RNA sequence: GCCGGUGUAGCUCAGUCGGUAGAGCGAGUUACUCGUAAUAACUAGGUCAGCGGUUCGAUUCCGCUCACCGGCU
Numbered sequence: 001g002c003c004g005g006u007g008u009a010g011c012u013c014a015g016u017c018g019g020u021a022g023a024g025c026g027a028g029u030u031a032c033u034c035g036u037a038a039u040a041a042c043u044a045g046g047u048c049a050g051c052g053g054u055u056c057g058a059u060u061c062c063g064c065u066c067a068c069c070g071g072c073u
Base pairs, nucleotide, nucleotide: 001072002071003070004069005068006067007066010025011024012023013022019056027043028042029041030040031039049065050064051063052062053061
């Protein structure tokens, strides 16, 4: 230098024909307990890496940039 992949909640990851984003773990509250743990219920937590474009509408499609990983030279 060229090609490909990944980037979504604190962490690990889902999310296909484009239509208001979810799970597990973790956190908080409550119940239970003498108390803790465990268990159960509930709650909070996201500018979907960034900037543009297409579209009535973009996590999703297109372009560029950034970070990380891999391959080729």
Model confidence (mean pLDDT): 83 of 100. Transfer RNA from Candidatus Defluviilinea sp., 73 nucleotides, folded computationally. RNAcentral holds the sequence, with entries from ENA. Its Rfam family is "tRNA". By type it is a transfer RNA. Rfam links the family to the GO term triplet codon-amino acid adaptor activity. NCBI's taxonomy places the organism under Bacteria, Bacillati, Chloroflexota, Anaerolineae, Candidatus Defluviilinea.